[in-house]
RNA sequence: CCACGAUAAGGGCAAACCCGCUGAAAAGCGGGGACGCAAAGCCAGGGGUCUAAGGGCAAAAGCCUAUGACAGCCGGUUGCCGAA
Numbered sequence: 001c002c003a004c005g006a007u008a009a010g011g012g013c014a015a016a017c018c019c020g021c022u023g024a025a026a027a028g029c030g031g032g033g034a035c036g037c038a039a040a041g042c043c044a045g046g047g048g049u050c051u052a053a054g055g056g057c058a059a060a061a062g063c064c065u066a067u068g069a070c071a072g073c074c075g076g077u078u079g080c081c082g083a084a
Stems, first nucleotide, its partner, number of pairs: 004082002012037002017032006035072001041077003046074002048070003054065004
């Protein structure tokens, strides 16, 4: 340096659930809380997933649609530590 990942050191993040706020929703933010995580840092201009306000179609039921979301699904990218 490239891989790899300990019951190592120092730390970090925080699922479900509850409360408040925002949002049409998906979801996000703050507080509490820890299931987990070696990238659970960052990227939504790659794939995938969710939602469908607005718009389109329809007699209606409803269907389609991202310009809205998700990085804790895959992927890309940067990076701390150092036992085997």

Description: c-di-GMP-I riboswitch aptamer from a Clostridia bacterium, 84 nucleotides, folded computationally. The prediction has a mean pLDDT of 91. The organism belongs to Clostridia, within Bacteria. It was read from a public genome assembly, where an Rfam model found it.